The RNA shown here (SAM riboswitch aptamer (S box leader)) has 99 nucleotides and comes from a Cytophagales bacterium. It matches the Rfam family "SAM riboswitch aptamer (S box leader)". Rfam links the family to the GO term regulation of gene expression. Lineage of the source: Bacteria > Pseudomonadati > Bacteroidota > Cytophagia > Cytophagales. It was read from a public genome assembly, where an Rfam model found it. Of the family's consensus pairs, 97% are formed in the model. Its mean pLDDT, the model's own confidence on a scale to 100, is 83.
C1' cells in the first nucleotide's frame, strides 16, 4: 500500500508558530476564513478502537485518534417510490488484525 472486521445524526478548547485558503474525490451548493484558512508545536479536553480494571453494563485515558457546521447538504451506483423521497450500496475517515 492491501484485505477484513468494527464505528461515524452523541461529545470536546486555548496559546504560539505560519501566512491564504479550508471544508476526502468530482459537480452544485451552503459555511468557516486578514477579529488570521490549511499546516506545525505546547497545553486542556472528548471517548471510536486497542490495552487495563470490572460481572455483560460501566470505569479508566496507556497507545493511536479526534476537538465548526449529520462523514455540513445534494448528486454520483442499486432498490423502492406517491417520481417529492425513503432504504441500501460504494466511498471516505479511525482503530484492531493479517498480509
Nucleotide at each position: 500500500g492491501a484485505u477484513u472486521u468494527a464505528u461515524a445524526a452523541a461529545g470536546a478548547a486555548g496559546a504560539g508558530g505560519g501566512g491564504a485558503g479550508a471544508g476526502a474525490u468530482a459537480a452544485g451548493g451552503c459555511u468557516c476564513a486578514a477579529a488570521g484558512a490549511a499546516c506545525c508545536u505546547c497545553u486542556a479536553g472528548c471517548a471510536a478502537c486497542c490495552a487495563g480494571u470490572u460481572u455483560u453494563a460501566a470505569c479508566c485515558a496507556g497507545g493511536u485518534g479526534c476537538u465548526a457546521a449529520a462523514u455540513c447538504c445534494u448528486u454520483a451506483c442499486c432498490c423502492a417510490a406517491u417520481u417529492u423521497u425513503g432504504g441500501g450500496a460504494u466511498a471516505u475517515a479511525u482503530a484492531a488484525a493479517u498480509u